[in-house]
A computed fold for a 344-nucleotide part of an RNA from a marine metagenome, annotated as small-subunit ribosomal RNA, central domain.
Context: one part of a larger RNA
RNA sequence: UUGGGCGUAUAGCGUUCGUAGACUGAAUUUUUUGAUUACAUGUGAAAUAUUAUAUUUAUAUAUAACUAAUGCAGUAAUACUUUAAUACUAGAGUGUAAUAGAGGAUAAUAGAAUUUUAAAUUAAGGAGUGGAAUCUUAAGAUAUUUAAAGGAAUGCCAAUGGCGAAGGCUAUUAUCUGGGUUAUAACUGACGUUGAGGAACGAAGGCGUAGGGAGCAAACAGGAUUUGAUACCCUGGUAGUCUACGCAGUCAAAACUGAGUGCUAAUAUAAAGAGACAUAUUUUUAUAUAAAGUUUACACGUGAAGCACUCCGCCUGGGGAGUACAAUUUCACAAUUGAAACCC
Numbered sequence: 001u002u003g004g005g006c007g008u009a010u011a012g013c014g015u016u017c018g019u020a021g022a023c024u025g026a027a028u029u030u031u032u033u034g035a036u037u038a039c040a041u042g043u044g045a046a047a048u049a050u051u052a053u054a055u056u057u058a059u060a061u062a063u064a065a066c067u068a069a070u071g072c073a074g075u076a077a078u079a080c081u082u083u084a085a086u087a088c089u090a091g092a093g094u095g096u097a098a099u100a101g102a103g104g105a106u107a108a109u110a111g112a113a114u115u116u117u118a119a120a121u122u123a124a125g126g127a128g129u130g131g132a133a134u135c136u137u138a139a140g141a142u143a144u145u146u147a148a149a150g151g152a153a154u155g156c157c158a159a160u161g162g163c164g165a166a167g168g169c170u171a172u173u174a175u176c177u178g179g180g181u182u183a184u185a186a187c188u189g190a191c192g193u194u195g196a197g198g199a200a201c202g203a204a205g206g207c208g209u210a211g212g213g214a215g216c217a218a219a220c221a222g223g224a225u226u227u228g229a230u231a232c233c234c235u236g237g238u239a240g241u242c243u244a245c246g247c248a249g250u251c252a253a254a255a256c257u258g259a260g261u262g263c264u265a266a267u268a269u270a271a272a273g274a275g276a277c278a279u280a281u282u283u284u285u286a287u288a289u290a291a292a293g294u295u296u297a298c299a300c301g302u303g304a305a306g307c308a309c310u311c312c313g314c315c316u317g318g319g320g321a322g323u324a325c326a327a328u329u330u331c332a333c334a335a336u337u338g339a340a341a342c343c344c
Base pairs, nucleotide, nucleotide: 004315005314006313007298008297012312014201015200016199017198021194022193023192025088027086028085029084034080035078036077037076038075039074041073042072043071049067050065051064052063053062054061055060091191092188093187094186095184096183097182098181099180103177104176105175106174107173108172109171110154115149116148117147118146119145120144121143125136126135162169163168206247207246208245209244210243211242215241216240220236221235222234223233258311259310260309261308262307263306266289267288268287269286270285271284272283273282274281293300294299317344318343319342326337327336328335329334
């Protein structure tokens, strides 16, 4: 490589867009290419190979064959492929009319709570724990009342709910804006699928510059615990967490399940529509059982892990190792690509 695989044993890129390429609806005509099939066609040197016969102890040698030599060329045919043209609507897209939603961005606003500050009242504790102590307090704390400041997060509604390609998205209002679903069948007329390279997005933490800083809190300090305690518990507490603009590009980025198309019993519940709108029925979506089938088993089962097809990615015993070296990227940390010796 072939073969076989990728939910849990090695293996689906974090996600999407998209170039080349690969694959690709139904009809008619047309030309070349490929392909397939056929041929009393040509060629495919000899040796070799195969079969047969002879000789030989045997290896082997000799002879013969309208035997093989999977190819190349030629001729013919055409369901397929391909070239070109015409025309179609079932895929795909557009329009029209509805519709649900924490989809995104920006701005403004709101009420609880924590903390701090100021004033007042009062007077001995408060805080904390398994129990304590560090801590705080007669310079009047804690508590109560009033006022103010500031930052972050949005209780109930709330859900097995909804939206988004994924990451993710929940206070309210406004503006701008992406996608979906349903109905219709008006328009385009295969415009499609996948996608090596490539591009964009991408949690938390981190980095750079400028702000901000209430609470929480790596590091750090102290108090405990303990044989010790560089921890768990407690008192404090700085980066950080927040905003803007850049970088970074990783994760148990998981449904551990790549994308797309078609087919294959049912049942229940929920969301958004259509519909006689009270019921049937029906489209899309989510969840739970489950037939056939699949699976080593667990389980999956119309968002398949079933039956098939198209395209991409990836795997090939365990360690060594996601390491070394090299290259590319990055401000840095690091990331991507990624071995071998050797051991078992």